[in-house]
RNA sequence: GAUUUAUAAAGAAGCGCCGAGAGAACAGGCUCGUUGACGCGCUAGCAACCCCGAAAGACGGUGCUAAAGCCUGCCUCCAACAAGGUGUUGGAGGAACGAUAAACC
Repeated sequence: GAUUUAUAAAGAAGCGCCGAGAGAACAGGCUCGUUGACGCGCUAGCAACCCCGAAAGACGGUGCUAAAGCCUGCCUCCAACAAGGUGUUGGAGGAACGAUAAACC
């Protein structure tokens, strides 16, 4: 990296270094950021996928610690409005894409 399966509106921050962008990519929105974001390191914590266990659990391997995966984008359905061109707004479900875990190649 490919494939398969599972999960996601819950939960969990301090310090040090750095110094301008960041929230995966593109677009639109919104938000975070010199009162120092993002990133990196240390410590702490959350969680319970793997491991262990009869269980309770949480030693170990990952992961995670702003906002729903921050929201929308594609499809279907519903409601209201509009209406010679399936449009606008709101809601529900699904897909795609991405993330993480485990297995496998």
Predicted 3D model of a 105-nucleotide RNA (SAM riboswitch aptamer (S box leader)) from a Bacteroidota bacterium. Its mean pLDDT, the model's own confidence on a scale to 100, is 86. The sequence was found by an Rfam model in a public genome assembly. Taxonomically the source falls in Bacteroidota (Bacteria, Pseudomonadati).